[in-house]
Context: one part of a larger RNA
């Protein structure tokens, strides 16, 4: 390297864009670079192999011949590929109509709960817990009620829900910018496409710097219990985070453990939008996006997938190649730093 894999055995990039390379749609015409026939040259001798012959056979030796994947030049074919020209809608993009959605950014206003001020009314306990203690409270707590302040989160609705490329996104109201999908459509352009190494961008929490803020919550402390110990569960307490804005970091069981695009492939069933025919209006039927169960042939080891395939094909990308050592050393590269990316051997079973 062929090869055989990648849902669970080792293997699908955390996610998009998008450049080179690789692939690419119908029809006609023409060129002939690959491709295809011939033909000439070459393509050493020894080897190889075939016939004949020399040592007493053999092994060896010697003569002839055949083979020789390749190469150049040259002629011919013109289906494929590939190239030129024209052209064509069905892939793809635009454009119009339409609705649908926690899609994204920015302001900004509303209630409930917690806490915290201060004010009334009240009094001897409250908290916690398997039990209890620390703790709080005559300096008037807890309870109740009015008054205020400030952070933070959004009960119900809320689901096999719906947007998003993934991360994700959900208190309602209003406004400002803005992406996407997606029905119809006798608009339009005319292959402009797939995939994409390196790049670029984004990326959950946590973690970092710098500056606000800081009510609840809680790593780390520190008390109180448990216990043989109790660096722990359990309690009371509590700093850092957590929240904003600017910038870093670059990982997660970043899962659907399943890369992207495109075509084929038995049926039935249900959910959410649209939209179109019928209908006053549901109900009904058919079409498309999507999102779910069940299941034929299929397919796996098997569990299962089953038109959202892990089914049958193409084309591209990333990855795997016994275990542990090891996601570690060196080195390289990134980051303020923690650390990331890339990533061996020896030994050893």
């Nucleotide at each position: 390297c062929u090869g055989g894999g990648u849902g669970u055995a080792a293997a699908g990039g955390g996610u998009g864009u998008g450049u080179a390379c690789g692939c690419g749609g119908g029809g006609c015409a023409g060129c002939a670079a690959g491709u295809c026939c011939g033909a000439u040259g070459u393509g050493a001798a020894a080897c190889c192999c075939c016939a004949u012959g020399g040592c007493u056979u053999a092994a060896c030796c010697a003569u002839g011949g055949a083979g020789g994947u390749g190469c150049a030049u040259u002629c011919u074919a013109a289906a494929c590929u590939g190239u030129u020209g024209c052209u064509c809608u069905u892939g793809a993009a635009u454009c119009c109509c339409g609705g649908a959605g926690a899609g994204g950014c920015u302001g900004u206003c509303a209630g409930a709960a917690u806490u915290c001020c201060u004010g009334g009314u009240g009094u001897a306990g409250c908290g916690g817990u398997g039990a209890a203690a620390u703790g709080c409270g005559u300096a008037u707590a807890u309870a109740u009620c009015a008054c205020u302040a400030g952070g933070a989160a959004c009960a119900c609705g809320c689901a096999a829900u719906g947007c998003g490329a993934a991360a994700g996104c959900a208190u309602g109201g209003c406004a400002u910018c803005u992406g996407g999908a997606c029905u119809g459509g006798u608009a339009c352009u005319g292959a402009c496409g797939c995939c994409c190494a390196u790049g670029c961008g984004c990326g959950a929490a946590a973690g970092c710097g710098u500056g606000c803020g800081g009510a609840g919550c809680a790593a780390a402390c520190a008390c109180g219990a448990u216990u043989a110990u109790a660096u722990a569960c359990c309690c009371u307490g509590g700093u850092a985070c957590u929240c904003c804005a600017c910038g870093c970091c670059g990982u997660a069981c970043a899962c659907g453990a399943u890369g992207a695009a495109c075509g084929c492939u038995c049926g039935c069933c249900g959910u959410u939008g649209c939209g179109c025919c019928g209908c006053u209006c549901c109900a009904c039927g058919g079409g498309c996006a999507g999102u779910g169960a069940c299941u034929a042939c299929g397919u796996u080891a098997a569990c299962g997938c089953g038109u959202u395939a892990a089914g049958c094909g193409u084309u591209c990308c990333a990855c795997c190649u016994g275990g542990a050592g090891a996601g570690u050393a060196c080195g390289a590269u990134u980051g303020c730093a923690a650390g990331g990316u890339a990533g061996a051997a020896a030994c050893u079973c």